């Protein structure tokens, strides 16, 4: 950077510094912004994923047994719940702020 997958309607703020535009792109709207927004820096926070563990039931799946068969067993993963030290990244206005285009755009994880 390309590509696969899988999320984006929840979640989490203070102080310092800068000093105008900011909210990914274009349009039309709308927020927020000198009462200092955005965006760096420091502490704190969340917890999407990726890591550990433990779980009745319930769904799914794949193989084993045992039974002629319907079908029975104990366990395995997966979904799901929950707990959680610390780590890697992320993230801490608004349904990706709205609607519509776009081979859009963001995080994560894997494989080249």
């Nucleotide at each position: 950077u390309g590509u696969u997958c899988a999320u984006c309607a929840a979640g989490a703020g203070c102080a310092g510094c800068c000093g105008a535009g900011a909210g990914a792109c274009u349009u039309g709207g709308c927020u927020c912004a000198g009462u200092g927004a955005c965006g760096c820096u420091g502490c704190a926070g969340c917890c999407a994923c990726c890591u550990a563990c433990g779980g009745a039931a319930g769904c799914g799946g794949a193989a084993a047994c045992c039974g002629a068969a319907a079908g029975g067993c104990a366990g395995c993963c997966g979904c799901c719940c929950g707990u959680a030290a610390a780590g890697g990244u992320g993230c801490u206005a608004a349904g990706g702020c709205c609607a519509a285009g776009a081979c859009c755009g963001a995080u994560g994880a894997g494989a080249u």
A computed fold for a 112-nucleotide RNA from Arcanobacterium sp. S3PF19, annotated as SAM riboswitch aptamer (S box leader). The prediction has a mean pLDDT of 76.